[in-house]
């Protein structure tokens, strides 16, 4: 960051940090310091990695020198030295981590040991002997190599002597060594070799030390219990053997032990540690480089030698592999350094040097040393440096953006002035080196001025190395990239793309305006690097020791008893295991940390310190815990007396009711339901009475009453029996709490055996319901329910709350006890105690809520949880007769799942209320005909839009052309229209030709206005030309503005401050009344306010005032056949300006004394008087780009423009809205009345004439209170029609006309004559209307040349009904439930079908590991034997001792046979699971989800 509309919580996922032996992508200047096969302990070509000593020895193959020479050569004489004998070293150093869960490692200890070289001390070093290599000769073999004979030396080998110390011992005694070499040398001796002396190096024996090694022990050291039992040399003892040494290490005998829930055995994984990474720490992860230990050396086994090995560059055997071979036989082991192949994402040179450090040998020189020191390769890591610095605004050019002004890149560049680190080139130049040897000098030793040793001076030694470093020269010169820019997370714009291509760590972007894809400009971050991937820790308190939880989020076992374990009351004493303190030892070095020092700094190196939280030993302390001892009574228990109780088990008894049976009465139904039917009944049911049978359950009492651990327990009586409570004393003396395993109990259903069965009732049958109905409802009905015995062992077994103990305000009930008080004793009040309920404070809680019966504050112990799904599933084990239970995963998949509360919305939830919403009425629609609109179809086109209410007589207040947007055809291209530029011309009028017209071609007339003398210029208009541009009813109403519809003229929608709540939010706005109204009143943690309501506006109804013409005419006068016609008058009507009037104001009643309501008076009007205008916050991505405006996209000889004709008027059909009918409340004929509101000069038109009529002719009057349209119609009066398809109705068609218009063919209206269709009141369904309303009647207007049955207005006549709010629809308020929030047109479940994925089962098949039994035994040690062979010793000899070969035996590797076990792989088929925009069937859940 991410679950939600929002919130808090729970909870997972994800990110930011640090790190790495890394790898990959892009990029790459320098230096320093480190590091570099993590994979195949895979296989290895080639070279090198362990030799050295001539001062141990015989010697001389080769080299050099010397001597001799018969020039063939000879002499080991010298320096030296191949091979050999011999000594020391090859057990160190170097590599690797396969094995190992172990005394392997770490740490602290221990006793029964060995230890070459080294150090110290002691004592010796005498005298002999026999061989074997080399070598020579001969032989075998391809080779490796080997055999026989002969010669020879030693510091090689073997005796003898000696033995202070040493070893053995029975304490008498016995046993056991050695080697010499080199240098020098005076005297003496000499076989002339030397002896001898001396120095030194060796040798032998022994003691001690040091070092190294072996052995033993305590503690620590991964995971799994779906591994619970393991063990026969096993455990111990005795004796013996063996070893350097203790020991079952081995053998014999004896005993039967030993280990294990504090996890044996088995399985898997793993070298361990110092340390490294991370972390605040505690921890977690890791164990490269460096250091310590271990193990291993092709695989397995074995020993030999040796001080040391069971031996990386030794040996033997077996096996696999590779190589050589003459096929007979041989050779080999890079997990040493380089290097090769292979594997792999991936890891370097077949380099230099022994100069330094160290090692081996040697007296030494020295030799050897892939240890080591260096160099090379790699940005692999860390550290440092550089790629310039200053100035520089015309804010250049270019790029990008743009609102077109500008902004940005950006002082950035250029330019100017400087600097030169690093790199390059030239020159100089430390330190790593101290030595040894040798030469001189001094000292020691010695008989000695030799030798030797020590010191001192000189001399010599550098792989790296063209070193570090310093300096000079030249010039900004040679040196910047990578990732990111939606949020987390620093950084934004344009273009392209259009759920495509793609991105993505999580959330998520992309469906035509993408800051999320790709590119660009700009920006941000880091920088010789930057990103990505992988991995570890962190964040993650997300395993919680530090430091979490369990009522509802995951989580308390169904309940008790109880084992181990854990924990445990008061007092005293003692002890010192825990605990605390001191001291000592140890805790390697390196590392980390602190502090100095050295590289110019840093990384790095180095000195010192601290630390190493540990272990051990020891000395103290004694509070607490533990142990031991002694006591106590408050915990716990026992005894006594009582109390209540559906506590449990057994036996018996009872009544009511149902049912059945028998009998009586009695007759046609009963029963059942929403309504029915199945069913029962004339063979007599139901009903009713009597009797009988049988089973099950126990009404009232009955109570948030009682009892029980829980499950659970309900008639009554008796018997047996558990527990609780109360009271008063006495007693025991911590006997307690909890409780892993274990064990017992454990509803219902189910199972087994045997009974029983009245009612009820799964399954089942039938009847209904339904689209279906394997259900809900009804009629039946079997298991079962009941009893006995035995299993099962689970439940929402719930208070969803483990048990025990202590503490922490109260108030009110109720059940069982005890005590006290008073009295008005059937009662009351109080105290206390054990239960059981309600409310409530503090506190707690995410909230809800809990709250002495805690979910508060603490203690003890147990159980359990760690995202959702997969799954309480699979496999395995255990239990079960079975059903099944218990224990209990993983793969895979998602970014959520969840709790509580909030606001809405919704409910076939509730309450209150309203509306022509229903009801009550009146008239319609739906049927027929026509008109009109729409869908559909058709068409070249039938232009486009509107689509539930809220599209459909709608845009359109009017399509013959035009309109017109559509189609066909013919034309135009700066265009029909706008602005700008240039040229020409007045404009304009008119004629002819072609053509359908547009258009094309031609002719005639005409010369205007302003300024100016003129030339000319200018304005308007027309024509031509060029280009900028015009144009578009083309697309997007889901990019928009504006306008409009709708909920709805519904009463609502909000805000500020305050208050409450962790918060979303709440309060206010809810409540009690009232209203048409959130209208008003009252109350109230609210107080106020805004938009709505109402009012203000218009109109209508009454009155008044004013001014009276075109209006009016009461009075007066005149006149006519008649008329306000005239004079006159403005009283009245009226027109139009202003005002008044109505406010619950008055009275009565009700109400709370309020608001308000009911009634009444007065009044033209009465409770908003009627009507209109006026439409809150918002909803529907509602409608409109075709009114207009407008972003973006598209088009530009066309999607623009002009013209003619056609189409929008089509027609199997379907729907909406209307007209006019179906007739007598009517039709028709005649007569007679009464309006309002409008319109009129491109007009309305009187009058008169003509026509049956539409109309025509004429044209008075009127720019309108004057004239005209204009006749109002229904009504009323009278006549005819008499119930019929008619004297109803008028469609359709034929004919004849009128009018408008350029033109009525497609396609106008009207008139007349004729024709005379359907239709006799309309199915399901549905619409309007509450009063001057519905219904009915006509009149006018807009549009308009003409063309209304539509629309907008006007008046005339003029009803019925409303009990009422149960129901339908819509709405308002409150409340409730919710799994909904795209908000019920919501959400969502399961089967089936398809695709993909992982997993289980499976006849089997195949590896691997391992157990047991047996067979076979290589090499080899050991034992026995030793027929054979044999130098040293013994022996005169024969021979012996000893040794060796050979033989036998035990053990045993590899191998083999048989049979088990475990893990894994695979497997036709099969099972469920998961996932998958638009599949099928239903609708199970969420609201009372329609059967909670």
């Nucleotide at each position: 960051g991410u679950u939600u509309g929002a919130u808090c919580a729970u909870g997972g996922c994800u990110c930011a940090g640090a790190u790495u032996g890394a790898a990959c992508g892009c990029u790459g200047g320098c230096g320093g310091u480190a590091u570099g096969c993590u994979u195949a302990a895979c296989a290895c070509a080639u070279g090198c990695a362990a030799g050295u000593c001539g001062a141990a020895c015989g010697g001389u193959a080769g080299c050099a020198g010397g001597c001799c020479u018969u020039c063939g050569g000879g002499c080991g004489c010298u320096g030296a030295c191949g091979a050999g004998u011999g000594g020391c070293g090859g057990a160190c150093g170097g590599g690797u981590g396969a094995g190992u869960a172990a005394c392997g490692c770490g740490u602290a200890g221990g006793a029964a040991u060995c230890u070459g070289c080294c150090u110290g001390u002691u004592a010796g070093u005498g005298g002999g002997g026999g061989a074997c290599a080399a070598c020579g000769u001969g032989g075998g073999g391809a080779a490796a190599c080997u055999c026989a004979c002969g010669c020879u030396a030693a510091u090689a080998c073997c005796g003898c002597a000696u033995a202070c110390g040493c070893c053995c011992u029975a304490c008498g005694g016995g046993g056991g060594a050695a080697a010499g070499g080199a240098g020098g040398g005076g005297a003496u001796c000499u076989u002339c070799g030397g002896a001898c002396c001396u120095u030194u190096c060796g040798c032998u024996a022994a003691c001690a030390g040091a070092u190294g090694a072996g052995c033993c022990u305590g503690c620590g050291u991964u995971a799994g219990a779906u591994u619970a039992g393991c063990u026969a040399g096993u455990u111990g003892g005795u004796a013996g053997g063996g070893u350097a040494a203790a020991g079952g290490c081995c053998u014999a005998c004896c005993a039967a032990g030993g280990c294990g829930a504090c996890g044996a055995u088995c399985u898997a994984u793993a070298g361990c540690u110092g340390g490294u990474c991370u972390g605040a720490g505690a921890g977690g992860a890791c164990g490269a480089u460096c250091a310590g230990c271990c193990a291993c050396a092709c695989u397995g086994g074995g020993a030999c030698u040796g001080a040391g090995a069971c031996a990386c560059g030794g040996c033997c055997c077996a096996g696999a592999c590779u190589c050589c071979u003459a096929c007979g036989g041989g050779a080999g082991g890079c997990a040493g350094c380089a290097g090769u192949g292979g594997g792999g994402a991936a890891u370097a040179u077949u380099g230099g040097a022994c100069a330094a450090u160290g090692g081996g040998c040697g007296c030494a020189a020295g030799c050897c040393u892939g240890a080591u020191c260096c160099a090379g390769c790699a940005a692999u890591a860390c550290c440092g440096c550089g790629u310039g610095u200053g100035u520089g605004a015309a804010g250049a050019a270019g790029g990008c953006c743009c609102u077109a002004g500008g902004g940005u890149u950006g002082u950035a560049a250029a330019g100017c002035a400087c600097u030169u680190u690093c790199a390059a080139u030239g020159g100089g130049g430390a330190g790593g080196a101290a030595a040894a040897c040798c030469u001189g000098c001094c000292g020691g030793u010695c008989a000695a001025u030799a030798c030797c040793c020590g010191g001192u001076a000189g001399c010599u030694u550098g792989a790296c190395a063209u070193u570090a470093c310093c300096u000079a020269u030249a010039g900004a010169a040679g040196a910047a990239g990578c990732a990111c820019c939606g949020g987390c997370u620093a950084a934004c714009u344009c273009c392209g793309u259009a759920c495509c291509a793609g991105c993505a760590g999580c959330c998520g972007c992309g469906g035509u305006a993408a800051u999320a894809c790709g590119g660009a400009g700009g920006g941000u971050g880091c920088g010789a690097g930057c990103g990505u991937u992988a991995a570890u820790c962190g964040g993650a308190a997300u395993u919680a020791c530090u430091g979490g939880g369990c009522g509802u989020a995951a989580a308390g076992c169904g309940u008790g008893c109880g084992u181990a374990g854990g924990c445990g009351g008061c007092u005293c004493g003692u002890u010192a295991a825990g605990u605390c303190a001191g001291a000592u030892g140890u805790g390697a070095a390196a590392g980390c940390c602190c502090u100095g020092g050295g590289c110019u700094c840093a990384a790095c190196c180095u000195g010192g310190g601290a630390a190493c939280u540990g272990c051990a030993u020891u000395u103290g302390a004694a509070a607490c815990u533990g142990g031991c001892g002694a006591g106590c009574u408050a915990g716990a228990g026992u005894u006594g007396a009582g109390u209540a109780g559906a506590g449990g088990g057994g036996a018996g008894u009872g009544g009511a009711a149902u049912u059945u049976c028998a009998g009586g009465u009695g007759u046609a139904g009963c029963g059942g339901u929403g309504a029915a039917a199945u069913g029962c009944g004339u063979a007599g049911a139901u009903a009713u009475c009597u009797g009988a049978a049988g089973g099950a359950a126990c009404a009232c009492c009955a109570g948030u009453g009682g009892c029980g651990a829980a499950g659970g327990c309900g008639a009554c009586u008796c018997c047996c029996u558990g527990g609780a409570c109360u009271c008063a004393a006495a007693c025991u003396g911590a006997c307690g709490c909890u409780g892993a395993g274990g064990u017992a109990c454990g509803a219902a259903a189910g199972c087994g055996u045997g009974g029983g069965u009245a009612g009820c009732a799964a399954a089942c049958a039938g009847g209904a319901u339904u689209a279906g109905a394997u259900a809900c409802c009804c009629u039946g009905g079997u298991a079962g329910u009941c009893c006995a015995c035995g299993c099962c062992g689970u439940a929402a077994a719930c208070g969803a709350u483990g048990u025990c103990a202590a503490c922490u305000a109260g108030c009110c009930g109720u059940u069982g006890g005890u005590c006290c008080u008073a009295u008005u004793u059937a009662c009351a009040g109080g105290a206390u105690u054990a239960g059981u309920g309600g409310c409530g404070c503090a506190g707690c809680u995410a909230a809800c809520g809990c709250a002495u019966u805690a979910a508060g504050u603490u203690g003890a112990c147990c159980g359990c949880c760690u995202g959702g799904g997969g799954a309480g599933u699979a496999c395995g084990g255990c239990c079960g007769c079975a059903a099944g239970g218990u224990u209990a995963a993983a793969a895979c998949u998602c970014a959520a799942a969840u709790g509580a509360a909030u606001u809405g919305a919704c409910g076939g939830g509730g309450g209150c209320c309203c509306g022509c919403a229903c009801a009550a009425g009146c008239g319609g629609u739906g049927g027929a005909g026509c008109a009109u609109g729409u869908g559909g179809u058709u068409u070249a086109a039938u232009u486009c839009g509107a689509u539930g209410c809220a599209a459909c007589g709608c845009g359109a207040a009017g399509a013959a052309c035009c309109u017109u947007a559509c189609c066909u055809a013919g034309g135009c291209u700066u265009g029909a229209c706008a602005u700008c530029c240039c040229u020409g011309g007045a404009a304009c009028c008119u004629c002819c030709c072609g053509g359908a017209a547009a258009c094309g071609g031609g002719g005639g007339g005409g010369c205007g206005c302003u300024c100016g003398c003129a030339a000319g210029a200018g304005a308007g208009c027309c024509a031509g030309g060029a280009g900028a541009c015009a144009g578009g009813u083309g697309c997007u109403g889901c990019a928009u503005g504006g306008c409009u519809g709708u909920c709805g003229u519904c009463a609502g929608c909000u805000c500020g401050u305050g208050u409450c709540g962790u918060g979303a939010g709440a309060u206010g706005u809810u409540g009690g009344g009232u209203u048409a109204a959130g209208u008003c009143c009252c109350g109230c943690a609210a107080c106020g306010a805004g938009c709505g309501c109402a009012a203000c506006c218009c109109u209508u109804a009454c009155c008044c005032u004013c001014a009276g013409u075109u209006g009016c005419c009461a009075c007066c006068g005149g006149g006519u056949a008649a008329u306000g016609c005239c004079g006159g008058g403005c009283a009245c009507u009226c027109a139009g300006a202003g005002g008044g009037a109505a406010c619950u104001g008055c009275c009565c009643c009700g109400g709370a004394u309020a608001a308000c309501g009911g009634g009444g008076a007065g009044g033209a009007a009465g409770g908003u008087g009627g009507g209109g205008a006026u439409g809150a916050c918002g909803u529907c991505a509602a409608g409109u780009c075709c009114u207009c405006a407008u972003g973006g996209c598209c088009u530009u000889u066309a999607u623009g423009c002009c013209u003619a004709g056609g189409g929008c008027u089509a027609c199997a059909c379907a729907c909406g809205u209307g007209c006019a009918a179906c007739a007598a409340u009517g039709g028709u004929c005649g007569g007679u009345a009464c309006a309002a509101a409008g319109g009129g000069u491109c007009g309305c038109a009187a009058u008169c004439c003509c026509g049956c009529g539409a109309g025509g002719g004429u044209g008075a009057g009127c720019c309108a209170a004057u004239c005209c349209c204009a006749a109002a119609a229904a009504a009323c009066c009278g006549g005819c029609c008499u119930c019929a398809g008619u004297u109803c109705a008028g469609a359709u068609c034929g004919g004849a006309g009128u009018c408008u218009g350029c033109a009525a063919c497609u396609c106008g209206a009207c008139u007349c004559c004729g024709u005379g269709a359907a239709g006799u009141c309309g199915g399901a369904a549905u619409c309007g209307c509450u009063a001057g309303u519905a219904a009915u009647c006509g009149c006018g207007g807009a549009u308009c040349a003409g063309a209304a049955c539509g629309c907008c207005g006007c008046g005339g006549u003029g009803a019925a009904u409303a009990c009422g709010u149960u129901c339908c629809c819509g709405g308002g308020c409150c409340u409730u439930g919710u799994a909904c929030a795209c908000a019920c047109c919501g959400c969502c479940c399961g089967u089936c079908a398809c695709a993909c994925c992982a997993c289980g089962a499976a006849a089997g098949c195949c590896u691997a590991u391992u157990g047991u039994a047996c067979c076979u035994u290589a090499a080899g040690u050991c034992g026995c034997u030793g027929u054979g062979u044999u130098a040293a010793c013994c022996g005169c000899a024969a021979g012996g001792a000893g040794a060796c070969a050979g033989g036998c035996g035990c053990c045993c590797a590899c191998g083999g046979u048989a049979u088990g076990a475990u893990c894994g792989g695979u497997g036709a088929u099969u099972g469920g699971g998961g996932u998958g925009a638009a599949g099928u069937c239903g609708u199970a859940a969420c609201a009372a989800g329609g059967u909670a």

Small-subunit ribosomal RNA from a metagenome, 1492 nucleotides, folded computationally. RNAcentral holds the sequence, with entries from SILVA.